Predicted 3D model of a 1505-nucleotide RNA (small-subunit ribosomal RNA) from a Candidatus Saccharimonadia bacterium. Its Rfam family is "Bacterial small subunit ribosomal RNA". The literature on the family includes a 2002 paper in BMC Bioinformatics by Cannone et al., "The comparative RNA web (CRW) site: an online database of comparative sequence and structure information for ribosomal, intron, and other RNAs". Rfam links the family to the GO terms structural constituent of ribosome and ribosome. The organism belongs to Candidatus Saccharimonadia, within Bacteria. The sequence is in RNAcentral, with records from ENA.
RNA sequence: UUUUUGGAGAGUUUGAUCCUGGCUCAGGAUUAACGCUGGCGGUAUGCCUAACACAUGCAAGUCGAACGGAAUACUAAUUAAGAGAAUCUCACACUAGUGAGAGGUUCUCACGAGUAGUAUUUAGUGGCGGACGGGUGAGUAACACGUUGGAACCUGCCCCGAAGUGGGGAAUAACUGCUCGAAAGAGUAGCUAAUACCCCAUAGUAUCCGGUUUAUCCGGAUUAAAGAUUUAUCGCUUCGGGAGGGGCCUGCGUCUGAUUAGCUUGUUGGUGAGGUAAAAGCUCACCAAGGCGACGAUCAGUAGCUGGUUCGAGAGGAUGACCAGCCACACUGGGACUGAGAUACGGCCCAGACUCCUACGGGAGGCAGCAGUGAGGAAUCUUCCACAAUGGACGAAAGUCUGAUGGAGCAAUACCGCGUGCAGGAAGACGCUUUUCGGAGUGUAAACUGCUUUUGUCGUCGAAGAUUAUGACUGUAGACGAAGAAUAAGGACCGGCUAACUACGUGCCAGCAGCCGCGGUAAUACGUAGGGUCCAAGCGUUAUCCGGAAUUACUGGGCGUAAAGCGUACGCAGAUGGCGUGAUAGGUGAGUUGUGAAAUCUUGUGGCUCAACCAUAUAGACUAUGACUCAAACCAUCACACUAGAGGUUGGUAGAGGCAAGCGGAAUUCCCGGUGUAGCAGUGACAUGCGUAGAUAUCGGGAGGAACACCAAUGGCGAAGGCAGCUUGCUGGGCCACACCUGACGUUAAGGUACGAAAGCGUGGGGAGCGAACGGGAUUAGAUACCCCGGUAGUCCACGCCGUAAACGAUGGAUACUAGUGGUAUGGAGAUUCGACCCUCUGUGUCACGAAGCUAACGCGAUAAGUAUCCCGCCUGGGGAGUACGAACGCAAGUUUAAAACUCAAAGGAAUUGACGGGGACCCGCACAAGCAGUGGAGGAUGGGGUUUAAUAUGACGCUAAGCGUAGAACCUUACCGAGGCUUGACAUCCUGGGAAUCCGAUCGAAAGAUUGGAGUGCCUUCGGGAAUCCAGUGACAGGUGCUGCAUGGCCGUCGUCAGCUCGUGUCGUGAGAUGUUGGGUUAAGUCCCGCAACGAGCGCAACCCUUGUCGUCUGUUGUAUUUUCAGGCGAGACUGCCCGGGCCAACCGGGAGGAAGGUGAGGACGACGUCUGGUCGGCAUGGCCCUUACGCCUCGGGCUACACCCGUCCUACAAUGGCUGGUACAACGCGUCGCCAAGUCGCAAGACGGAGCUAAUCGCACCAAAACCAGUCCCAGUUCGGAUUGGGGGCUGAAACUCGCCCCCAUGAAGUCGGAAUUGCUAGUAAUGGCAGGUCAGCUAUACUGCCGUGAAUACGUUCCCGGGUCUUGUACACACCGCCCGUCAAAUCACGAAAGUUGGGAGUGCCCGAAGUGCCCUUUUGGGCCCUAAGGUAAGUCCAGCGAUUGGGGUUAAGUCGUAACAAGGUAUCCGUACCGGAAGGUGCGGAUGGAUCACCUCCUUU
Repeated sequence: UUUUUGGAGAGUUUGAUCCUGGCUCAGGAUUAACGCUGGCGGUAUGCCUAACACAUGCAAGUCGAACGGAAUACUAAUUAAGAGAAUCUCACACUAGUGAGAGGUUCUCACGAGUAGUAUUUAGUGGCGGACGGGUGAGUAACACGUUGGAACCUGCCCCGAAGUGGGGAAUAACUGCUCGAAAGAGUAGCUAAUACCCCAUAGUAUCCGGUUUAUCCGGAUUAAAGAUUUAUCGCUUCGGGAGGGGCCUGCGUCUGAUUAGCUUGUUGGUGAGGUAAAAGCUCACCAAGGCGACGAUCAGUAGCUGGUUCGAGAGGAUGACCAGCCACACUGGGACUGAGAUACGGCCCAGACUCCUACGGGAGGCAGCAGUGAGGAAUCUUCCACAAUGGACGAAAGUCUGAUGGAGCAAUACCGCGUGCAGGAAGACGCUUUUCGGAGUGUAAACUGCUUUUGUCGUCGAAGAUUAUGACUGUAGACGAAGAAUAAGGACCGGCUAACUACGUGCCAGCAGCCGCGGUAAUACGUAGGGUCCAAGCGUUAUCCGGAAUUACUGGGCGUAAAGCGUACGCAGAUGGCGUGAUAGGUGAGUUGUGAAAUCUUGUGGCUCAACCAUAUAGACUAUGACUCAAACCAUCACACUAGAGGUUGGUAGAGGCAAGCGGAAUUCCCGGUGUAGCAGUGACAUGCGUAGAUAUCGGGAGGAACACCAAUGGCGAAGGCAGCUUGCUGGGCCACACCUGACGUUAAGGUACGAAAGCGUGGGGAGCGAACGGGAUUAGAUACCCCGGUAGUCCACGCCGUAAACGAUGGAUACUAGUGGUAUGGAGAUUCGACCCUCUGUGUCACGAAGCUAACGCGAUAAGUAUCCCGCCUGGGGAGUACGAACGCAAGUUUAAAACUCAAAGGAAUUGACGGGGACCCGCACAAGCAGUGGAGGAUGGGGUUUAAUAUGACGCUAAGCGUAGAACCUUACCGAGGCUUGACAUCCUGGGAAUCCGAUCGAAAGAUUGGAGUGCCUUCGGGAAUCCAGUGACAGGUGCUGCAUGGCCGUCGUCAGCUCGUGUCGUGAGAUGUUGGGUUAAGUCCCGCAACGAGCGCAACCCUUGUCGUCUGUUGUAUUUUCAGGCGAGACUGCCCGGGCCAACCGGGAGGAAGGUGAGGACGACGUCUGGUCGGCAUGGCCCUUACGCCUCGGGCUACACCCGUCCUACAAUGGCUGGUACAACGCGUCGCCAAGUCGCAAGACGGAGCUAAUCGCACCAAAACCAGUCCCAGUUCGGAUUGGGGGCUGAAACUCGCCCCCAUGAAGUCGGAAUUGCUAGUAAUGGCAGGUCAGCUAUACUGCCGUGAAUACGUUCCCGGGUCUUGUACACACCGCCCGUCAAAUCACGAAAGUUGGGAGUGCCCGAAGUGCCCUUUUGGGCCCUAAGGUAAGUCCAGCGAUUGGGGUUAAGUCGUAACAAGGUAUCCGUACCGGAAGGUGCGGAUGGAUCACCUCCUUU
């Protein structure tokens, strides 16, 4: 000495994850506006829109010391007439004295007139100033601005210096007279002054000309002046210089569009002339043909520029209010005059539009000055005070003028500051809110007590700003005093982001919303309230800018699959470039120096009480730029060298590289001929088609076109597209080896040029096969398709177009570097060998794996997607759209280039877990198959739907509702309907009054109930009363089978008795997740074994429990003749324990022995994590809502039992394996005192009478059975089958069998002769079949349900298929998970856009016509006339932009419209790309291409062991 002070993220795509990517938010700012609210002060700011129009007043005047006048006042003297006073003289009356009169002189006063002067004011002449100050931002993309330089200039006032200022003259305004005009104003005659004007003189280093000795030279010519005055000075003229100001030129910088690519004729330059203050095509004549442009000219759009302001860490972005600098403009356009300066805001002339006055003839005007008005708009102030200060103009000055300026007013518009009180005060008032009813919150908050007085109010003083005088602001700032908590708080928000939560209301309504989203009856998201949070005289909203956004990426991004590598090559410009030396100094680096206005900003200090604000500085910064000097490494330039890049020469080498010509065989088709006979062809199956006119088949011969089997390959060649029989010719490129040559000649490549599959187009050929379109046949609901039979363009050739593909490695080119391994193609070398192969090394291609590294992951990995450099191309959310318009190209088809409005909050990539697949593999299950018996048909029973009804109460609806809740509806049940009643209630608790309780009646009534008569007086007692019970009253409350199973508990069904579901730790992965749990075996089983980055564990499986099968043993009554039976208990037994075989071993499997039982012995109970928002608020419980003389309660009656019809579950059958009759045999589980009921008697029977026994191993139901068995009969029929229906007569229960019970007897005797499509159950004591018991229950609709025993089969080859399930794997655009998702037409509504006959308006330019004012020039005695140029105007043909436009086109959007189902799984024909044709639509087909296709098989290659 130097040393940086600064950088935060979040929400939203998914079931979840990582990434890409957009949208949104949190911050700051503002000339703001709007909503609600509002105490004070300071400092700033205040038409962003209509450069729209303006009433009224003011904003630029000043100088009498330039001038002649005018007006007023004053002074001086003069003049005219007069008044008064003093004095003098004369004369009169009267005795003194007084009175009256005349004249002179002097003084004073007032008025008039002219003269002279002074002061003030002033129209006019004259001077200076009105070019400053003030306003605005329309125009302008430009030397306009910013910055840096420059030379060919001007400059009033100001400063310095030199010299001068002499003498004359002619006019003119004012003024006066006259005239015209409504006015504005004008004309004419006459007079007059000047610092106005003119002439003469003088004059230089001024200007011009000439000369020479080129100098401070000489000669010649031309050109000046004004006076005023207080006598101090101030002016005036000429010249030189300065300061400040201005004009001009110039390098650099300065918005967007290429869907604007060519522009330019005074254009570019020269010579000469003109012109200007000045350079110059500035202008003109002539000559030349230049000048600008891809480093963006021209054109179009937009815009005043800058200092600065604002955001940002910065880089940078946006912006240009206030303040300051510059520019431009002044109603619109043009023009000059005057002047030092203007092409002049408050001057002039002309044209135009508009407004005003008018006597209609003619005139006047320009707020983008200050106020103010109207209009526009979301929106922006007082018609204020003063020149006191600071400045300006004029003046010698006093001073005048100054809407500049200084101030005040209005506005929370912004920034800054202050206040609205402070302390105490309850386990905490009232009110409000909430509640689990206990409480909690508001809350020390209030009340109350004490204190203070900023602010405000009142009063008294009272500055600075001013120098000595002058103060608008102003009695202001400030000081002191008084009273008094007094005068003073709101706004937004409270689902997440984002700090802050509850109640009520509402019920996808009303509404909210910045994004995600909230609201469909329990809303922290709407509205209100309480409470809370954040800011605070403000708070929110809206708008705009920056930030966040690394989301245009210089700092600081990307392009295999997310958006993104041109289809490929060549190559001009451009960019970039090997190695050595020397030079230069453009870049670069260093130093010195100038500029970068002030203000602003940073820093320090200071002043207003602080702050905002202001001041100040030997301060900094303004990242920029000029000048000078130095350095020479690097880049650059120039010169000379080099050989490693590149190229060339020589010798080899592989190849479907290209073009042309010729040749060949196999096959298809066709034609001819022979043989031969009925079919051929085709398909999933058919049919159309061909064939007895002889096909197909077969043999021989011929024609013609196209393509080239095997070899053949992950092979070869080519820039890519692409290239394949053989031979020949021509020809391009690559690679290798050895040496030599040139000497950086290289790389990349915008525009450009060439090539460029298939399809397609044009002309002419050709045409065998195939084959868009088309025809026919099938399939189908349809089938404009898939399949089949035909078949035209086309496919082929020549020539010419087209120029696109999933033109792909979805990967641009070049160079260098960075582990390995193996294969393959083709060169070279080594070693070796007789020769070769194997082998080793080294190039060039190509394929697979793989380290590091990279990647979001998948993957890439020396052929990089690694590490670096250079160049080009491309991307920036999805859709709209590769579309519209425009342009270029093309014969057309179309290609290339390429938007916007509008709309969405996503679209997308990779990977994960599931689910799904008309994907794959494996496995299981009465899943199929094999069997048996059924259902579906009949009649009946029962349940459901539907319909009906006053009511036909209700839940449950595929499996998993429907003989289910209901294990029993005549009343009750009962919830439904009708009618009649009750209202603290049928039931619970509390309070008050009365009565014990209780019992027996009467009347009315359908009953419930209402009214009423009598009997009865108990128990305990501290004598008050109490317990129990009844009645009445009161209000808290009761009550509800009312709603919500989508608010719930509990319970249940189902997948499923399927074998699964998870966790801890570890490991892998950025992560979701994975591993374990996968693999090889095995099992009924995630059962077990082995292996393994896993090791363990849990819930399930199994076992433990119950029943049953065998044996032993103990006990036992009510059982038994005895017991071995029976009942209960305790034990034994079965474990793959033993043997053989298989299994690598093991687990385990097959067989065998023994055994009552053998591989879980049989059956049951037992049901993982979870799914179905499954079922149940009507079993019960329960939150919330609803009803409260009713949605509660009581009663009677009815209904739940209806009946055209449909469905489910059953019963009985259709018969002879049977019916009927007779005989005869054998059970088990159970139940019973309001009960089971024996014996006996009666009845055909149901049943009745009867009453023994039994609270049950004792008695009874019940001698329990039935099928079975033994006999007889029936003889295949609507029957001796079947029993419905109906009539009659009985019995039983019960207050009561009408609606609406069961049973018995007699009679009646329906359908039905084995059941369509379809469909159910069952694998052994099972199915089938037979009866028995029980619960509910007075009785019963039970043919149901739950159990029990009797008799007692058939079949399983097997896993292809159907259904369901499990594991692994694969694809996925699904995740509400395939009952998924999703495409297009059509129909409806709506929005923006395109086209369109045309139409309207505007912009810029061009040609022609006309042409004001005006400069210049010419003419003219004057008035004036003419010429050139031009604004405005007219006209013509075009061009660009915008608006509207019948109709029309596609596009977007919109809970539940129509038609299909194109895509996602092999999406049911794999999909997609280009192209062509076709079709309601998605789409289909042809040709070529891609894999971003599943599956299976094969070939080849690689890795690991």